RNA sequence: CAUCAAACAGGAAAUGGUGUCUUCCUGACCCAACCGCUUACCAAAGCUGAUGGCGCCUACAAAUGA
Numbered sequence: 001c002a003u004c005a006a007a008c009a010g011g012a013a014a015u016g017g018u019g020u021c022u023u024c025c026u027g028a029c030c031c032a033a034c035c036g037c038u039u040a041c042c043a044a045a046g047c048u049g050a051u052g053g054c055g056c057c058u059a060c061a062a063a064u065g066a
Base pairs, nucleotide, nucleotide: 008027009026010025011024012023013022016057017056018055019054020053021052036047037046038045039044
């Protein structure tokens, strides 16, 4: 000096908030993780979901009851 690992810190996981867990990225600069799906050369058209998983709250939609 470089690489790896650990610790610590920050960020991300297609529409809000929060708790928790999981995964991923970064830590001199540059740089990253991430930025939904289908058809389509482009254009354009169509479709699912407030979660990465789970719980709660909020918004929207549908059905039923009072």
About this RNA:
Fluoride riboswitch aptamer (crcB RNA motif) from Chitinophaga cymbidii, 66 nucleotides, folded computationally. The prediction has a mean pLDDT of 78. The sequence was found by an Rfam model in a public genome assembly.